Record summary:
Model confidence (mean pLDDT): 82 of 100. Predicted 3D model of a 73-nucleotide RNA (transfer RNA).

RNA sequence: GCCCCUGUGGCGCAGUGGAGAGCGCGUCGGAAUCCGGAUCCGAAGGCCGCUGGUUCGAUCCCAGCCGGGGGUA
Repeated sequence: GCCCCUGUGGCGCAGUGGAGAGCGCGUCGGAAUCCGGAUCCGAAGGCCGCUGGUUCGAUCCCAGCCGGGGGUA
């Protein structure tokens, strides 16, 4: 250089065109406890790497760029 995969809350991941983006861990508050842990209840936190395009509608499809991983001479 070329080819493939990938980029979603602090972390690990799901979602894969229809319209409020979800799960686990973590964090915060509460319940309970003599106090903690475990447990239970609740809450905050992302508009989906960036820019364009297709579409009535894009996290999802397409293109370019950027980051990460792998392959190849």
Background:
Its Rfam family is "tRNA". Its family is annotated with triplet codon-amino acid adaptor activity in the Gene Ontology. It is annotated as a transfer RNA.